[in-house]
Molecule: c-di-GMP-I riboswitch aptamer
Organism: Pseudomonadota bacterium
RNA sequence: CAGAGUUAAAGCCAAGCCUGCCGGAAGAUAGGGAUGGAAAACCACGGGGCUUAUCAGUCAGCCGGAUUAUCUUU
Numbered sequence: 001c002a003g004a005g006u007u008a009a010a011g012c013c014a015a016g017c018c019u020g021c022c023g024g025a026a027g028a029u030a031g032g033g034a035u036g037g038a039a040a041a042c043c044a045c046g047g048g049g050c051u052u053a054u055c056a057g058u059c060a061g062c063c064g065g066a067u068u069a070u071c072u073u074u
Stems, first nucleotide, its partner, number of pairs: 002074004012037002017032004022027001035061001041067001043065001045064003048059004
């Protein structure tokens, strides 16, 4: 530098659900919790889902793409 990956090791994140708080809502956020995850880190760029109070917003743990990075192994 490139490939592969949870079989194993050491770790990491945290679905549903409950509570507080923000919001018109989807949903976000903090704590508990643990479905799952080798990018479940990040970016609404494309598609798609959801909300709607038109405008608009939201989901990155829906798919694709971009950026960055750790462990093991080849």